[in-house]
RNA sequence: CGAGUAAGCCGGAUGGACGCAAGCGCAGCCCGCAAGGGCGCGCCUGAGGAAAGUCCGGGCUCCAUAGGGCGGAAUGCCGGCUAACGGCCGGUGAGGGCGACCUUAAGGAUAGUGCCACAGAAACAAACCGCCGGCAUUUGCCGGUAAGGGUGGAACGGUGCGGUAAGAGCGUACCAGCGCCCGGGAGACCGGGCGGCUAGGUAAACCCCAUUCGGAGCAAGACCCUUGAACCUUCCGGUUCACAGAAAAGCGCAGGGCGGCCCGUCCGCUUUUCAUUGCGGUCGCUAAAGCAUGCCGGCAACGGCAUGAUUAGAUAGAUGUUCAUCCAAGACAGAACCCGGCUUAUAGGCUUGCUCGGCAG
RNA sequence: GCGCCCAUAGCUCAGCUGGAUAGAGCAUAGGCUUCCGGAGCCUAGUGUCGGGGGUUCGAAUCCUCCUGGGCGCG
Numbered sequence: 001c002g003a004g005u006a007a008g009c010c011g012g013a014u015g016g017a018c019g020c021a022a023g024c025g026c027a028g029c030c031c032g033c034a035a036g037g038g039c040g041c042g043c044c045u046g047a048g049g050a051a052a053g054u055c056c057g058g059g060c061u062c063c064a065u066a067g068g069g070c071g072g073a074a075u076g077c078c079g080g081c082u083a084a085c086g087g088c089c090g091g092u093g094a095g096g097g098c099g100a101c102c103u104u105a106a107g108g109a110u111a112g113u114g115c116c117a118c119a120g121a122a123a124c125a126a127a128c129c130g131c132c133g134g135c136a137u138u139u140g141c142c143g144g145u146a147a148g149g150g151u152g153g154a155a156c157g158g159u160g161c162g163g164u165a166a167g168a169g170c171g172u173a174c175c176a177g178c179g180c181c182c183g184g185g186a187g188a189c190c191g192g193g194c195g196g197c198u199a200g201g202u203a204a205a206c207c208c209c210a211u212u213c214g215g216a217g218c219a220a221g222a223c224c225c226u227u228g229a230a231c232c233u234u235c236c237g238g239u240u241c242a243c244a245g246a247a248a249a250g251c252g253c254a255g256g257g258c259g260g261c262c263c264g265u266c267c268g269c270u271u272u273u274c275a276u277u278g279c280g281g282u283c284g285c286u287a288a289a290g291c292a293u294g295c296c297g298g299c300a301a302c303g304g305c306a307u308g309a310u311u312a313g314a315u316a317g318a319u320g321u322u323c324a325u326c327c328a329a330g331a332c333a334g335a336a337c338c339c340g341g342c343u344u345a346u347a348g349g350c351u352u353g354c355u356c357g358g359c360a361g
Numbered sequence: 362g363c364g365c366c367c368a369u370a371g372c373u374c375a376g377c378u379g380g381a382u383a384g385a386g387c388a389u390a391g392g393c394u395u396c397c398g399g400a401g402c403c404u405a406g407u408g409u410c411g412g413g414g415g416u417u418c419g420a421a422u423c424c425u426c427c428u429g430g431g432c433g434c435g
Base pairs, nucleotide, nucleotide: 001357002356003355004354005353006352007351008350009349010348012326013325014324015323016322017321018320020046021045023043024042025041026040028039029038030037031036048332052343053342055341056340057339058338059337060217061216062215063214067263068262069261070260072213073212074211075210076209077091078090079089080088081087092106093104094103095102096101107208108207112206113205114202115201116200128149129148130145131144132143133142134141135140157175158174159173160172161171162170176198177197178195179194180193181192182191183190184189221283222282223281224280225278227242228241229240230239231238232237245274246273247272248271249270250269251268255267256266257265291308292307293306294305295304296303297302327330362434363433364432365431366430367429368428371387372386373385374384380418389405390404391403392402393401411427412426413425414424415423
């Protein structure tokens, strides 16, 4: 210098003008008896790395603080991290790359069942051709044989030598696998030895094994006022209940909470008619299992301690438009309860470690 | 917010318990018939099965991630 690999970061800047929303302030104006409300003015703050998809996990809230059994779903090498996870970190095996490094849904096919089209004799315990033996004697029959041919994605471990009538793990050497033993490791697994033990593939087919999983979702839910009903009171007023109700008819162990079934538990339920409510308010709501820096522990994910900074929070829903200057000329894209991940979209730029190749010293 | 479904030829659909050439109707094109046209009869073309990746010997079909469209409940 070129090519590559891994990790991380930024993702227009500054100023002005006019607007919008939240908060605070006002000795301004209007309404109101008041509490307070509206308008105006001032100050200050105002999207992201993915706010997205809603694919996982959790917090929070209510339903029995989450019930029993069956069914169902998800996950699936080992160890760790975490609030939890299907996430992350480290390792093992397998695969790819010269390498840095990358990928990996990777339990069980010796629990059982199914399937393996066409071709082929045969797709799981197989004889079509061939080879060998016997009988018969042109062709055939019986038996042995998986070495050879052919088919197929796959043919009953592979190659060499021996052996045999021909063959065959039948014997032997090496290789692949399986089982047992010994050693190492926390474990996945690794190394060595022994045993001829060698009956395919498919579980992103059913299934088996292990682990986990109750449901609903901030329109969750809580409170207040108004209103309504009931009760108490002589009155003033107070208490309780409800955010649907009232009446009529019907049903009788059916229905609902309880998403599939059974049990259990709580609530009676259904239909018809009539009536009805406030574009109510407050909380939930944003300061958090969060972020930055330093030190310590750990290979790391992560954890502990100390210090520091912080200010979207609406409810018809704000975060916009425009001008000037600069540069590398600006991509994907817009919060609605919150958080940890994953996935997807993303112009351009920056930093660091490492690898390979070339040249020069 | 929660849940579910669909995408196959120009159009409407089948195939989706994996098996090779992916079918049917309408439409289109050509021929026959007719003086010409329609109808009728004969024949033909046609698809990267919405996209990427994976499992498998083999994927429209199974798994996964996206894209587009539709539906239901509160």